[in-house]
Context: one part of a larger RNA
RNA sequence: UGACGGGGGCCCGCACAAGCGGUGGAGCAUGUGGUUCAAUUCGAAGCAACGCGCAAAACCUUACCUAGGCUUAACAUCCCCGGCUACCCCUAGAAAUAGGGGGUUCUCUUCGGAGACUGGGAGAUAGGUGCUGCAUGGCUGUCGUCAGCUCGUGUCGUGAGAUGUUGGGUUAAGUCCCGCAACGAGCGCAACCCUCGUCUUUAGUUGCCAUCAUUUAGUUGGGCACUCUAAAGAGACUGCCGGUGUUAAACCGGAGGAAGGUGGGGAUGACGUCAAGUCCUCAGGCCUUUAUGCCUAGGGCUACACACGUGCUACAAUGGCCAGUACAAUGGGCUGCAACCUUGCGAAAGGAAGCUAAUCCCAAAAAGCUGGUCUCAGUUCGGAUUGGAGUCUGCAACUCGACUCCAUGAAGUUGGAAUCGCUAGUAAUCGUAAAUCAGCAUGUUACGGUGAAUACGUUCCCGGGCCUUGUACA
Repeated sequence: UGACGGGGGCCCGCACAAGCGGUGGAGCAUGUGGUUCAAUUCGAAGCAACGCGCAAAACCUUACCUAGGCUUAACAUCCCCGGCUACCCCUAGAAAUAGGGGGUUCUCUUCGGAGACUGGGAGAUAGGUGCUGCAUGGCUGUCGUCAGCUCGUGUCGUGAGAUGUUGGGUUAAGUCCCGCAACGAGCGCAACCCUCGUCUUUAGUUGCCAUCAUUUAGUUGGGCACUCUAAAGAGACUGCCGGUGUUAAACCGGAGGAAGGUGGGGAUGACGUCAAGUCCUCAGGCCUUUAUGCCUAGGGCUACACACGUGCUACAAUGGCCAGUACAAUGGGCUGCAACCUUGCGAAAGGAAGCUAAUCCCAAAAAGCUGGUCUCAGUUCGGAUUGGAGUCUGCAACUCGACUCCAUGAAGUUGGAAUCGCUAGUAAUCGUAAAUCAGCAUGUUACGGUGAAUACGUUCCCGGGCCUUGUACA
C1' cells in the first nucleotide's frame, strides 16, 4: 500500500421489512445430469451453465454411428495430353458411382491459338467442426450504470509511498459548495443521441370528416378545421416566490405549466477482476494426409429405473359452457398475403377479386359487457393418455411433424423444508404480431387491452461505496 475481520462509523440497492403473484406437490413441454446405446456429435458448470450456442435436428442441417465407395481429391492456383460440355435413354446399385448407347461444337481470334466447361496423368498442394481459450487477437459475460480509477508539476517522507482523492455540508453521482500544501488535468458521472408525453408551423394522399349535400358504407362531391402521418421548431432552466441553510452548494413547500427538480424509457459499461467464456464464425503452433480428409444411403442427436433447472396447463363459481355484442397497437405479404363464393361438423379443399401495400390482404383481437345454463361434485372442473378416422406441408411424416373430428377421460381439491420476481401504467392478467421457417413454439423478441396492493423503517440477511481500526496474511 492492499486484502481480510462473526471490529467501529456514515450511506445505498426489491437487500430486508410492508404487500401482490409465483416456484417447490400434479400432468405435460423444454434444457441438463446420470444411465443406456453402434452412435445417443460438441461446447456451456455457483451467482455470471441448465427454453444456453440452437432466430426451428424427419432428409438436408450434422460435426456422431453403421455400411458402401474416392485418394491432387467436394473446393483454390499452376503443368502436360485429349475432348466440347450440358442433356436424354438402358443396365447394376440403397444411393454415391460404374458401364453402354444416343446427341452434338459455346465465345473471342492477328487463324498460330486463347477462354469457359469437361475426361485422364504427375506433383507442388488442398482439406480437417482434429488438439491447445493455460500461446493469442477479436467478440462477450460479470462485479455494475457501482462511483470510482489515474496522471503532470509541486510539497512531505531515507524509502515503499503519501498528499491531491482526506475534512464540514450536499447529491442519483469524486454532483456541487466551503475549507485545506496543494494547483491543475485525463478516463468515468452528467449533458450532447433515440423514443414517449404538450404546443406551433409546413404538408393533405392511400389518412381524416366539424359544417353542406349524398350513401348500405367517408361511399361520392366538397373541405384539411379535427385525428393521424413526418419533417422543422418551441418547451423545463431550481427560471420565479416563501422558508431552512454558512451570505454557499443544496433541501422543503408553493405558483404557473401538458410536463418539476435526472419528466418516463432506451442506447451508452471508466481503470480493472474472474489464466471467466468462445480455437464449432474467422485468423498462430502442434497433429493428420489411401485419412482425423471427401461423397452417399440408413440410423442417431427424439433412448429412459431416476435427479435438477426453466416454463405451460390446471386443481374451478372473481369459474366452465352456449348465444349476442364492443374497443387496440406493433408488424408481415409476389417462390407471397389472399377478401369473397362453393363443398366439408372440422383441419382444409376447389374456384377467385384485390394488393409490390397509410389504398388490398393476413385480421377474428381476447379478457370485457348483456342474457341463459351448471350449484360444489373429481363435477358440464381438468385435460394427460390411448383407440379409430382424416387434413396439410414435403422426394419422403415408421423410427420422428403440426393440426382436425369421434370416442377415451390419468394425476390433480392450492402444494413440506426451502426459494424467486416485482415500487406504477409496474406486478398480475388478456390476447396480437414477427424473426427462424417447406412444415413445426408452451421458447424468444416486440406490441397493445384491463390494471392493483404496499413501503413504518434500516435492528437483522445479501451485495456494494467512503472513512477509520486490528492483523503472526500478500